[in-house]
Formats: sequence, C1' cells, structure tokens
RNA sequence: CCACCCCGUCCGAGGAGAAUCCGGCCUCGCGCCGGUGCCGAAGGAGCAACCGCCCCGGUAAACUCUCAGGCCCAAGGACCGGACGGAGAAA
Repeated sequence: CCACCCCGUCCGAGGAGAAUCCGGCCUCGCGCCGGUGCCGAAGGAGCAACCGCCCCGGUAAACUCUCAGGCCCAAGGACCGGACGGAGAAA
C1' cells in the first nucleotide's frame, strides 16, 4: 500500500408471509386486558453429514420450533445493492 472475505454506520420508489378477528375496560388512544386462529425473513433455540470417538462433546442454513416478534396501511424486516469507515495476506 492493499484484492477477496469479514465487521460497523448510513443510504435505497429493492425486500415475502399471516386477523382492519372476537369479548371486556376506558382517560377514547395507532390505548390496555383476555381469547381464538394464523405467519417466518429481526433476535433466540434444535440437528444431518462431518470432526473427535469409551462415555461425553463440537458444529450450518432461507430447514425445523414459534420463546420472542409479527398478521390493512405505515413502521420494522433476513437478504440484495451502493457509499464511507475498520480490520487485513501475499507480492
């Protein structure tokens, strides 16, 4: 000095699914409490091959679970792309 990968911040007409359900309270609010049904793409949890192998143990996801979250719009949103910054190998 610095490619790929990785991390962070910001940006984007990018970005799916599922209830504008039922009852009650009320200061009448995008409010609170309870109930039923549903969704997976914040977060969280689980494991097959494999590693190790006596037991035990380690380990992935957009898979599974639905704890959390969500179910008009909006917001959020994994992920994708861009900008900036960080970290950083060889030559």
Glycine riboswitch aptamer from Oceanicola sp., 91 nucleotides, folded computationally.
Taxonomically the source falls in Oceanicola (Bacteria, Pseudomonadati, Pseudomonadota, Roseobacteraceae).
It matches the Rfam family "Glycine riboswitch aptamer". From the family's description: This family represents the bacterial glycine riboswitch.